[in-house]
RNA sequence: UAGAGUAGCAAAGACGCGUAAAGUGUUGCGAAAUGGGAUGUCGUUCGCAAACGAAAAGGUCUGCCUUGCGGUGUCUUUGCGCGUCCGCUA
Numbered sequence: 001u002a003g004a005g006u007a008g009c010a011a012a013g014a015c016g017c018g019u020a021a022a023g024u025g026u027u028g029c030g031a032a033a034u035g036g037g038a039u040g041u042c043g044u045u046c047g048c049a050a051a052c053g054a055a056a057a058g059g060u061c062u063g064c065c066u067u068g069c070g071g072u073g074u075c076u077u078u079g080c081g082c083g084u085c086c087g088c089u090a
Base pairs, nucleotide, nucleotide: 001090002089003088008080009079010078011077012076013075014074015073016072017070018069019068026050027049028048029047030046031045032044036086037085038084039083040082056067057066058065059064
């Protein structure tokens, strides 16, 4: 000098969940984890409280099935990807 590497974000695919309403998203309070180590938040997650909020339909042998809908969950792939100090590789 250059590089590797986080939590996560986006897209695609697969398998699911809900549609008899959870989940997602918003606000406040508290907490946790977060490149290999330490530290850290305007990033992420968890708990509590509050407010807001929905697209169902068809078939049926009544067991269920199919197609949708939800700013829906998980996994895989690709792309992006730590602020400070120290470390690792070349």

This is a predicted structure of a 90-nucleotide RNA (THF (Tetrahydrofolate) riboswitch aptamer) from a bovine gut metagenome.
It matches the Rfam family "THF (Tetrahydrofolate) riboswitch aptamer". Rfam describes the family as follows. Tetrahydrofolate (THF) riboswitch was first reported for Ames et al. as an RNA motif in 5' untranslated (5'-UTR)regions of folate transport and biosynthesis genes in Firmicutes genomes.